This is a predicted structure of a 116-nucleotide RNA (SAM riboswitch aptamer (S box leader)) from a Planctomycetota bacterium. The sequence was found by an Rfam model in a public genome assembly.
Parts: sequence; structure tokens; C1' cells
RNA sequence: GUCUUAUCCAGAGUGGUAGAGGGAAUGGGCCCUGUGAAACCACCGCAACCGUCUUCGGCUUAGCCGGGGAGCAGGUGCGAACUCCCGCCCGGCUAAAUGAUCGGGGAAGAUAAGAG
Repeated sequence: GUCUUAUCCAGAGUGGUAGAGGGAAUGGGCCCUGUGAAACCACCGCAACCGUCUUCGGCUUAGCCGGGGAGCAGGUGCGAACUCCCGCCCGGCUAAAUGAUCGGGGAAGAUAAGAG
């Protein structure tokens, strides 16, 4: 990097180095940023995908499967804004609408677990 599955309106920041950008890409919007962006480092924290522990139930019982619980500090992840918002399709709303707005789906993406 590709494929599969699950989740994505919750949550959690300070300091140091650095010095101009950043919010994935593309178009648009909006926003953050010299009261210091990206990146890196330290510490702190959030979460609970995997693992671990535990509990209940089931079974074809060295164990396996399913439900619940614990943050445990083992593997990852994450700490502006819903994945910042929209784009494509369908529907509601409207006298009507390509506008506004609401709902559903999709596309793309992120993270995890697994596969080849």
C1' cells in the first nucleotide's frame, strides 16, 4: 500500500525546541494561527479496538462461544470545531424551487482487528 469487518454528534493539554503555516486530498465555505502554525521532545490526560483480569450463561469442556464489568498501563490510537461543514443520490419542508433547512444513504477519509 490492497482487501474484509467494526466504529466515527462522547472524551482528553501543559511545558520545551522551532518559526509560518495548519484544519487528509480536490472545489467551495468556515475556522485556527507571531497571545506562536506544522514538526519533534517531555510530562499529563482521554478512550477502550486488541490483549489481560474478572463475572454470568451456553456448549461438542486441556477449552471454545456469547453477554456484562475492571484501566490493568501489555500492543495501538487519540487530546479546536460531528471525520469542522458541504459536494453525489433519495425523502421531508415549501405555492414552487436548482435556494434554505432537516432526515436517511453514498463517496472519500481516520482508527482498530484480521487477511493475502
Of the family's consensus pairs, 97% are formed in the model. Its mean pLDDT, the model's own confidence on a scale to 100, is 84. NCBI's taxonomy places the organism under Bacteria, Pseudomonadati, Planctomycetota.